[in-house]
Context: one part of a larger RNA
RNA sequence: GGCGCAUGGUGGAUGCCUUGGCAUGAGUAGGCGAUGAAGGACGUGAUAAGCUGCGAUAAGCUGCGGGGAGCUGCACACAAGCCAUGAUCCGUAGAUGUCCGAAUGGGGAAACCCGGCAGGUCGAAGACCUGUCAUCCCGCACUGAAUACAUAGGUGUGGAGAGGCUAACCCGGAGAACUGAAACAUCUCAGUACCCGGAGGAAGAGAAAGCAAAUAGCGAUUCUCCAAGUAGCGGCGAGCGAACGGGGAGGAGCCUAAACCGACGUGGUUUCGGCUACGUCGGGGUUGUAGGGCCCGCAUUGUGGAUCACGCGACGAAAUCGAAGCUGUCUGGAAAGCAGCGCCAGAGAAGGUGAAAGCCCUGUAGGUGUAAGUCAACUGAUCCUAGUGGUGUCCCUGAGUACUACGGGACCGGAGAAAUCCCGUAGGAAGCUACCAGCACCAUCUGGUAAGGCUAAAUACUCACUCAUGACCGAUAGUGAACCAGUACCGUGAGGGAAAGGUGAAAAGAACGCCUAGUAGGCGAGUGAAAUAGUACCUGAAACCAUGCGCUU
Numbered sequence: 001g002g003c004g005c006a007u008g009g010u011g012g013a014u015g016c017c018u019u020g021g022c023a024u025g026a027g028u029a030g031g032c033g034a035u036g037a038a039g040g041a042c043g044u045g046a047u048a049a050g051c052u053g054c055g056a057u058a059a060g061c062u063g064c065g066g067g068g069a070g071c072u073g074c075a076c077a078c079a080a081g082c083c084a085u086g087a088u089c090c091g092u093a094g095a096u097g098u099c100c101g102a103a104u105g106g107g108g109a110a111a112c113c114c115g116g117c118a119g120g121u122c123g124a125a126g127a128c129c130u131g132u133c134a135u136c137c138c139g140c141a142c143u144g145a146a147u148a149c150a151u152a153g154g155u156g157u158g159g160a161g162a163g164g165c166u167a168a169c170c171c172g173g174a175g176a177a178c179u180g181a182a183a184c185a186u187c188u189c190a191g192u193a194c195c196c197g198g199a200g201g202a203a204g205a206g207a208a209a210g211c212a213a214a215u216a217g218c219g220a221u222u223c224u225c226c227a228a229g230u231a232g233c234g235g236c237g238a239g240c241g242a243a244c245g246g247g248g249a250g251g252a253g254c255c256u257a258a259a260c261c262g263a264c265g266u267g268g269u270u271u272c273g274g275c276u277a278c279g280u281c282g283g284g285g286u287u288g289u290a291g292g293g294c295c296c297g298c299a300u301u302g303u304g305g306a307u308c309a310c311g312c313g314a315c316g317a318a319a320u321c322g323a324a325g326c327u328g329u330c331u332g333g334a335a336a337g338c339a340g341c342g343c344c345a346g347a348g349a350a351g352g353u354g355a356a357a358g359c360c361c362u363g364u365a366g367g368u369g370u371a372a373g374u375c376a377a378c379u380g381a382u383c384c385u386a387g388u389g390g391u392g393u394c395c396c397u398g399a400g401u402a403c404u405a406c407g408g409g410a411c412c413g414g415a416g417a418a419a420u421c422c423c424g425u426a427g428g429a430a431g432c433u434a435c436c437a438g439c440a441c442c443a444u445c446u447g448g449u450a451a452g453g454c455u456a457a458a459u460a461c462u463c464a465c466u467c468a469u470g471a472c473c474g475a476u477a478g479u480g481a482a483c484c485a486g487u488a489c490c491g492u493g494a495g496g497g498a499a500a501g502g503u504g505a506a507a508a509g510a511a512c513g514c515c516u517a518g519u520a521g522g523c524g525a526g527u528g529a530a531a532u533a534g535u536a537c538c539u540g541a542a543a544c545c546a547u548g549c550g551c552u553u
Base pairs, nucleotide, nucleotide: 001552002551003550004549005548006547007546008545009544015538016502017501020473021472022470023469024468025467026466027465028464029462030461031165032164039100040099041098042055043054044053050074051073061094062093063092064091065090066089070082071081072080105114106113107112115133116132117131118130119129120128121127122126135162136161137159138158139157140156141155142154143153169200170198171197172196173195180187184235210218211217222249223248224247225246226245232240233239253454254453255452256398260283261282262281263280264279265278266277267276268275269274288432290397291396292395293394294392295390296389297388298387304384305383306382307381308380309379311378313375314374315373319368320367321366325341326340327339328338330337342359343358344348350362351361352360403427404426405425406424407423408422409421410420413439434449435448436447437446438445489496490495509537512524513523514522515521
């Protein structure tokens, strides 16, 4: 020096555990904000660095409800206090709520600086306190240029108007590239990502100028399964990719413009009776086997809907009631284990208790309970809502629209024979004997009525809250984060981003003594079932280190 064994040290694997995560389902909620949000700064405790709570009324104040013995958060101890005149605690409704922040009197390098006006306090000067003063939009009033009327503008006033934040879902605007095509340009990725605007609890769509069919039919929209990887498109490459129809979920339909009538206002005309044009308001009216108005008749009072309110009711907070086990000189530190004899069960889910408890505790099954608030039915009030025939062919039925050409875009459709839908530029109808569509176009036929608007449900999502479940994880896993984590730390910045859980049943956390420079560390003593459980604390693998012994070079 090597190997082996043993005993320690170091180290923190493994096992066991779980306060934290993950996923799914159901329900709730789907917003907050100038009555100042989200998010922060600074304060606030007898003592107080951090977290939590709160806001100069500052770990809190008040009312109501619950609850019933201790309480002053994490967080122990002491002090000082509070509490059956009911504290702490739980629920709910209020009050207070510094400064910054949309931030809004002006400014600003956020949490700071400086003002105007009105009122108030202190004797004055000054200081302090309270209220108010941003912009835009809408309404009203008063003013008011160039420029006569007017308009722009200005001033005042009223407005729980807007502004900002927010996970995903939704609509609109704008819109890539990597990539794929085994290169690459049309194409693809993809109308995706990113950005901007807007809204709601959903959004969007939506009551046929629709589908379709060939002489048959359907009847708003949305979602879904099939149709179907079909028909098609496509450097006919890569790839892209419907619809009709059928099954299901859900189911709901309406309002205007116009004709016509009336009122008012302004203008024109006037023989002062009116006539007429335009505008506003009200009635009327709303469709395709055309309908409506006008004109002429007939018949009549019924059904349904919307909103609001009261009472009753349901749901609904904290809560509350809630069955049944003892014994043992068995083991043990400890009984829930074991033994013996019982009991409950609409409750043998689960968790805890010194090991393994239906009957010890919290609970569980099943009941009870009401405030705030929410909800539908009933009742009441208000409002809205309905028919039919004939006739003339007199009036109306959404125009710079439809459509066409050119240039683009959307559709399954890449310009193609290319319908349909939407934009830009230019042209530009008919008007009911009308017009549009049925995939170029024409005829017949069939279906429909554009150029105004609203509309629940079925559908999408989950920042948040509640409950349940798991052949989900168990501390290198599961969230990045079980622990004071979006922290420490890194970066000029956008941004990146950790490690770190476990004494014991109970602190009983080791009085006292000794070694020592020592408050380090250790040895006794003591506690404990255990201290090789001593806070560097469950178990305590390996590498590595040390000591002892054996063998060996």